The RNA shown here (c-di-GMP-I-GGC riboswitch aptamer) has 87 nucleotides and comes from a Bacillota bacterium. The source organism's lineage runs through Bacteria, Bacillati and Bacillota. It was read from a public genome assembly, where an Rfam model found it. Of the family's consensus pairs, 91% are formed in the model.
RNA sequence: UCCGAUAAGGGCAAACCCGUCGAGAGGCGGGGGCGCAAAGCCAUGGGUCCCAAGGCCUGAGAGUCCGGGAUCGCCAGGCUGCCGAAG
Numbered sequence: 001u002c003c004g005a006u007a008a009g010g011g012c013a014a015a016c017c018c019g020u021c022g023a024g025a026g027g028c029g030g031g032g033g034c035g036c037a038a039a040g041c042c043a044u045g046g047g048u049c050c051c052a053a054g055g056c057c058u059g060a061g062a063g064u065c066c067g068g069g070a071u072c073g074c075c076a077g078g079c080u081g082c083c084g085a086a087g
Stems, first nucleotide, its partner, number of pairs: 002087001003084002011036002016031006034073001040079003044076003047071005054066002056063001
């Protein structure tokens, strides 16, 4: 360094419920605990979800290629990082 144990000490927190913000996806706070060795951070590429003002297309939005937004607990990539057996 790779790696990740029925190790130690700690950490985070899905569904669901309550409150709150948002048109929505969803965010935040509290309870909760399915899981997680990056479930820490960054929307850079792809995916998924919401929206349709503007461009585009159309006879016509009810379309969604561009576009605006959400998700890093979907997958890659980048940055940072605790502990330590076996190999």